[in-house]
Context: one part of a larger RNA
RNA sequence: UAAAAGAAAAUUGAAAGAAUUAAACUUUAGUACGAGAGGACCAAGAAAAAUAAAUCAAUGGUGUUUCGAUUGUCUUUCCAAAGGCAUAGUCGAGUAGCUACAUUUAUAUUAAAUAAAUACUGAAAACAUUUAAGUAUGAAUUUAUUCUUAAAACAAAUUUUCUAAAAACCGUAAAAGAUUAUUACGUUAAUAGGUUUAAUGUGUAAAAACUGCAAAGUUAAAAGCUAAUAAAUAACUAAG
Repeated sequence: UAAAAGAAAAUUGAAAGAAUUAAACUUUAGUACGAGAGGACCAAGAAAAAUAAAUCAAUGGUGUUUCGAUUGUCUUUCCAAAGGCAUAGUCGAGUAGCUACAUUUAUAUUAAAUAAAUACUGAAAACAUUUAAGUAUGAAUUUAUUCUUAAAACAAAUUUUCUAAAAACCGUAAAAGAUUAUUACGUUAAUAGGUUUAAUGUGUAAAAACUGCAAAGUUAAAAGCUAAUAAAUAACUAAG
């Protein structure tokens, strides 16, 4: 954009795509076979791998400023305490998110029609012959089965509900995201921010007192601070 008067929801599946890997080892069985040496088919299980998809509970990585340590120098008048710059100055840890080296799942099964091949019956050709009529078996193949997309499948499908509803615009946003779109909410409100309480991380703050000549240590102190997390908020700010 087309069709149905407008709108919402649930289905069907023509068609398209993806996948199809490879198995050590064990049992059968040291059996069949073979003088021995050696050594199976068939059948039943099956680790590890490879490939693909999903996920972040655990494990690990990252985490440009969450916490701490520390060097040089400058500043806040000085001490102390802080801040700026030096690759985030360097170093030790690390939340959320993202992620693999991590975890989970799948690659199943069964049919149908066949290839090579193997046959049955059977004439032409009184025999014979798998073929000429007719019939059967048979592969990691093909078609289905499995998974995904799927009414733009123009034969434009089907079912249910609402009837002036519904949608758009504007705003606050994230499970979404380049933009659109999608999804949640808009005061009859917890949508985001803020705040409070926790969680998590860091590792015991400053000021003070005591001890020590001093560096420093001890006490209150599991302290203080704390990004992206969680819950709450008779709604503080922004959703007129």